[in-house]
A computed fold for a 72-nucleotide RNA from Flagelloscypha sp. PMI_526, annotated as transfer RNA. It matches the Rfam family "tRNA". The family's RNA type in Rfam is transfer RNA.
RNA sequence: GAUCUUGUGGCGCAAUGGCAGCGUAUCAGUUUCCGGAGCUGGGGGUUGUGGGUUCGAAUCCCAUCAAGAUCG
Repeated sequence: GAUCUUGUGGCGCAAUGGCAGCGUAUCAGUUUCCGGAGCUGGGGGUUGUGGGUUCGAAUCCCAUCAAGAUCG
């Protein structure tokens, strides 16, 4: 330098172009003598960034950034 893969709550991961969810963590309640475990509920996301297509984009297209892989 070229090609490809990945980027989504604190962390790990889902989501067929049609309301962004799950686990874990965290907070509150319940329970307990206290804690843990269990149970119930809550908060937390401009889906790496900037544009485009579309009635509608995490998803399709372009550019770009970061990490990784292969080739030279």